A computed fold for an 86-nucleotide RNA from a Methylococcaceae bacterium, annotated as c-di-GMP-I riboswitch aptamer. Of the family's consensus pairs, 89% are formed in the model. Model confidence (mean pLDDT): 80 of 100.
RNA sequence: GGUAAUUAUAGCCACACUUGUUGAAAAACAAGGCCGGAAAGCCUCAGGUCUUUAGUAUGACUGCCAAAAAUGGCUGGGUUGCACAU
Numbered sequence: 001g002g003u004a005a006u007u008a009u010a011g012c013c014a015c016a017c018u019u020g021u022u023g024a025a026a027a028a029c030a031a032g033g034c035c036g037g038a039a040a041g042c043c044u045c046a047g048g049u050c051u052u053u054a055g056u057a058u059g060a061c062u063g064c065c066a067a068a069a070a071u072g073g074c075u076g077g078g079u080u081g082c083a084c085a086u
Stems, first nucleotide, its partner, number of pairs: 005086002012037002017032006035073001041079003045076003048071002051068002055064003
């Protein structure tokens, strides 16, 4: 100096919830908030979960199907990074 694991000071992110905006919705963004996180930084490639505008069936509720969207704080994977000490 590099890699891997554990771990720590100072720091970092920000669950739920509230308000506002966007969206058909799931949800996202911003502010507040602070459950947790050593990648809870980034990426939908695979799987899982979630939504249903359009279409179709139905008197209606609602269902079915494809597709699209969402979730990286669901799992795997890819990629980048910080750091006292061992």

Overview
Rfam family: c-di-GMP-I riboswitch aptamer. From the family's description: GEMM was predicted in a large-scale screen for bacterial structured RNA regulatory elements.